[in-house]
Context: one part of a larger RNA
Molecule: small-subunit ribosomal RNA, 5' domain
Organism: uncultured organism
């Protein structure tokens, strides 16, 4: 002397833009944080409208409109959050993939014929305290399912071709679909090539300390064969060999999420990983796997623990490292707030619905950066105050007092942009920003320091006492070093102290 996700003390006018659990990856009332199609089914009806019957109560069909459950489609694997845990292909970077896969999306190709059996809702009955079922019977699809067709696709066999597990010809075998829906515009379905995204694997290289850790391995190392997987591979399994690794530090033990960058510095380093933005890990706590194009799934599911809760004691529920918001820690870190109007994202043909993403507001001088708290003039110079050689000096043009402005302050008035791409309607923000009038100097200074280092001196108390101190040091009767006062320095809405860091 810069620098902090900072904190404490005194101090405190205003904006603007960021930014705020670093400790207990402690438990966690409550309430919101992932839904959407009725243009995929049936089905429901407090509604409206037409027609028909009618005992005038009503009923029955049609159209319309809406829709709690349910069937089914997408989506839920993304977006938010931690940072426990990993010294590893986890990162970075550079490359392989002759070892791969890839819903929605766009481009080519070729197709959708016939048929069939159930299930939920819904009803009857019935078990539980509850969660949640049981049995019987009814139905419907883009829901399941069988046959047919084979551009094609995948396997095998032959030939012939290729650097190739390429590629081409011929035979066999096998795989398909929702002629659903429609406002008739179009949206789907099925196979299969191609792209584009997004991913898995592998590989060099790089980026902590520890030898007071020297040896360390038995799926271990390498083969064959086989199973797995979307794919290579001891990734698994049988045989077989006996083989890797290691002082260029193996194995161990510590410690840690890496990077873009941040902070410092002339720079070379050092040191740090908050917030943004990539990546990778995790979702009480260990372990499984369904489903699916993708997940071994924070707000799904199964088994185990451990804790919490509810019970009719038989049996059952639950997972904020989501956004508020509590308890608890601790030196400390915010509302249980507004809006879907932007922007991105789900779904839906679209109208649009949803969202604690995100946009906004709220609170904290935490940080940065602006503004302010007045401006001219005003004595050989007031009162006080402080110090004096008692002359006077200082505070000090500072105050009064006069003239003035009005950023701010307060009141009134007007009033955005953010909104589009046919028109219209739509702004949470917020009557905010900003503009225009009025009033009134009106609402607005502190903290730390003054022995060197180090800008800034005196007086009075104290008297090795009380007490400062970053370092050297001061304090034992005149202390520029305590204290208290006046004076004066430096920084100013901050200042100062501690901590860490170059």
């Nucleotide at each position: 002397g810069g620098a902090u996700g900072a904190a404490c003390g005194c101090u405190g006018g205003c904006g603007g833009c960021g930014u705020g659990c670093c400790u207990c990856a402690u438990a966690c009332a409550u309430g919101c944080a992932a839904g959407u199609c009725g243009a995929g089914c049936g089905a429901u009806g407090a509604u409206g409208c037409u027609c028909c019957c009618u005992u005038c109560g009503g009923g029955g069909a049609g159209c319309a409109c809406a829709u709690c459950a349910g069937c089914g489609g997408c989506g839920a694997a993304c977006g938010g959050g931690u940072g426990a845990g990993u010294a590893a292909c986890a990162c970075g970077u550079a490359g392989g993939u002759g070892a791969c896969c890839u819903g929605c999306c766009c481009c080519g190709a070729a197709g959708a014929c016939g048929a069939g059996g159930a299930u939920a809702a819904c009803u009857a009955c019935u078990g539980g305290a509850a969660a949640c079922g049981g049995u019987g019977g009814c139905u419907a699809a883009u829901a399941c399912u069988c046959g047919a067709u084979g551009u094609g696709g995948u396997c095998g066999a032959c030939g012939a071709u290729u650097c190739a597990g390429u590629u081409c010809g011929u035979c066999g075998a096998u795989c398909a679909a929702a002629g659903g829906c429609u406002u008739c515009g179009g949206c789907g379905c099925u196979u299969c090539g191609g792209g584009a995204u997004g991913g898995g694997c592998c590989u060099g290289c790089g980026g902590c300390c520890u030898a007071u850790c020297a040896g360390c391995u038995a799926g271990u190392u390498g083969g064959u064969a086989g199973g797995g997987u979307a794919a290579u591979g001891g990734c698994c399994u049988a045989c077989c060999a006996a083989g890797g690794c290691a002082a260029a530090g193996a194995c161990g033990g510590g410690u840690a999420g890496g990077g873009g960058a941040c902070g410092u510095g002339a720079g070379a380093g050092c040191g740090u990983g908050g917030c943004c933005c990539c990546c990778c890990a995790c979702a009480c706590u260990g372990g499984c796997a369904c489903u699916g194009a993708g997940a071994u799934a924070c707000g799904g599911g199964c088994c185990a623990g451990a804790c919490u809760c509810c019970u009719a004691c038989g049996g059952g529920a639950g997972g904020c490292a989501g956004c508020a918001g509590u308890c608890g820690g601790g030196g400390a870190u915010a509302u249980u707030g507004c809006g879907c109007a932007a922007u991105g994202a789900g779904c839906g043909a679209a109208a649009g619905c949803u969202a604690g993403a995100c946009g906004c507001a709220g609170c904290g001088a935490c940080g940065c950066c602006g503004c302010g708290u007045g401006g001219g003039c005003g004595a050989c110079g007031a009162a006080g105050g402080c110090c004096u050689u008692c002359g006077g000096g200082u505070u000090g043009u500072a105050a009064a007092g006069c003239c003035c402005u009005u950023u701010u302050u307060u009141g009134g008035g007007g009033g955005a942009a953010g909104a589009g791409a046919a028109a219209a309607a739509g702004g949470a923000c917020g009557g905010u920003a900003c503009c225009c009038c009025a009033a009134g100097a009106a609402u607005a200074a502190g903290u730390u320091c003054u022995g060197g280092c180090u800008a800034a001196c005196u007086a009075u108390g104290u008297g090795c006492c009380a007490g400062c101190a970053g370092c050297c040091g001061c304090g034992g009767u005149a202390a520029c070093a305590c204290a208290u006062a006046g004076a004066g320095a430096a920084c100013a809405a901050g200042c100062g102290u501690u901590a860490u860091c170059c």